[in-house]
RNA sequence: GGGGAUAUAACUCAGCGGUAGAGUGCCACCUUGACGUGGUGGAAGUCAUCAGUUCGAAUCUGGUUAUCCCAC
Numbered sequence: 001g002g003g004g005a006u007a008u009a010a011c012u013c014a015g016c017g018g019u020a021g022a023g024u025g026c027c028a029c030c031u032u033g034a035c036g037u038g039g040u041g042g043a044a045g046u047c048a049u050c051a052g053u054u055c056g057a058a059u060c061u062g063g064u065u066a067u068c069c070c071a072c
Stems, first nucleotide, its partner, number of pairs: 001072001002070006010024004018055001026042005048064005
């Protein structure tokens, strides 16, 4: 250099073109004599990045970047 896969919350991952979600973790409260467990609520995302298509893009198309895999 060629081909393929992946990139979404702090972490692990969901997410038919139509309001971005879960579990764990974090914060507050309830529960406890205290811790833990359990319960309720909350915060946290430029959906890797730059363009394009579309009334509308995390999703489709192209480029770039990073990581992994394959045959050389």

The RNA shown here (transfer RNA) has 72 nucleotides and comes from Sagittaria lichuanensis. It is recorded under the gene name trnV-GAC. The RNAcentral record of the sequence draws on ENA. The same sequence occurs in records of 3 taxa. Rfam family: tRNA. Rfam classes the family as a transfer RNA.